Predicted 3D model of a 345-nucleotide part of an RNA (small-subunit ribosomal RNA, central domain) from an uncultured bacterium.
The full RNA is in RNAcentral, with records from ENA and SILVA.
Its mean pLDDT, the model's own confidence on a scale to 100, is 86.
Rfam family: Bacterial small subunit ribosomal RNA. Rfam links the family to the GO terms ribosome and structural constituent of ribosome.

Context: one part of a larger RNA
RNA sequence: CUGGGCGUAAAGGGUGCGUAGGUGGUGAGGUAAGUCGGAUGUGAAAGCUCCGAGCUCAACUCGGAAAUGGCAUUGGAAACUACCUUGCUCGAGGGUUUGAGGGGGGACUGGAAUACUUGGUGUAGCAGUGAAAUGCGUAGAUAUCAAGUAGAACACCAGUGGCGCAGGCGAGUCCCUGGAAAACUCCUGACACUGAGGCACGAAAGCUGGGGAGCAAACAGGAUUAGAUACCCUGGUAGUCCUAGCCGUAAACGGUGCGUAUCAGCUGUAAAAGGAUCGACCUUUUGUGCCGAGCUAACGCGUUAAACGAGCCGCCUGGGAAGUACGGUCGCAAGAUUAAAACUC
Repeated sequence: CUGGGCGUAAAGGGUGCGUAGGUGGUGAGGUAAGUCGGAUGUGAAAGCUCCGAGCUCAACUCGGAAAUGGCAUUGGAAACUACCUUGCUCGAGGGUUUGAGGGGGGACUGGAAUACUUGGUGUAGCAGUGAAAUGCGUAGAUAUCAAGUAGAACACCAGUGGCGCAGGCGAGUCCCUGGAAAACUCCUGACACUGAGGCACGAAAGCUGGGGAGCAAACAGGAUUAGAUACCCUGGUAGUCCUAGCCGUAAACGGUGCGUAUCAGCUGUAAAAGGAUCGACCUUUUGUGCCGAGCUAACGCGUUAAACGAGCCGCCUGGGAAGUACGGUCGCAAGAUUAAAACUC
């Protein structure tokens, strides 16, 4: 390289938008680049292969044929691909109507809980554990009542329920705003799919300036233990929160790339449309689950495929060394990304 693969054996890019490229619905007409077959020229000889001949045979030599991935010229064919012209509506997009939703951003508001502060009542314990101790408390704690301050998170509803491309999103009201879905079949008329590079978004941790109630790496103390740099307890700093930026990684997981066509069904659930004999039912669509042909090494997947086809992209090719070194790019740094070899089994 060919091939074979990528849920769990090595292997799906974290996710989207999109450039080049690759691929592309359906009817008619044309061209003839690809394509198909014809002719001519060329493809040196020797060699290889086949048939024959000559040295006593063979090696060897000689003659003939075949072969020679092809290339060029010329005149044809027009199904398919391509290109040009002209149509179509099923793909795609738009329009009208409608309902659902923790989709995103901003502002304002709320109650419960917690901690602290002040004041009242009140007296000797509280807290904690398997048991304790460290800790707090007669300078009046814990408990209880009243008032105030602060920050963070939003119990119940809550659901293999909803929304989002992924990361993710849950108190309430208002404002701004994105997407999906259904019905109508009104408009455009292939405008499509994928997508190397590129651009954007991207949990947590980490970096700058604020904030800081609770929780809590590090740290300190008390226990446990042979030891205990832990598990348990008392404290507690970064951090967790906000802000304008940076970082760009995760078991970023459904460990399953995206879109599309085909292939028995059964049964839940969310939303919508239509029908009905109108509380319960039926049909269809979209989403979300559970079982069954086919597949799979098995586990399992199973119209939301890991079934059966075709299109495009990414990736894998024995284990370790190693996702490391060197070099490049990016970053304030931490580091990220691209990515080997010697050697070894």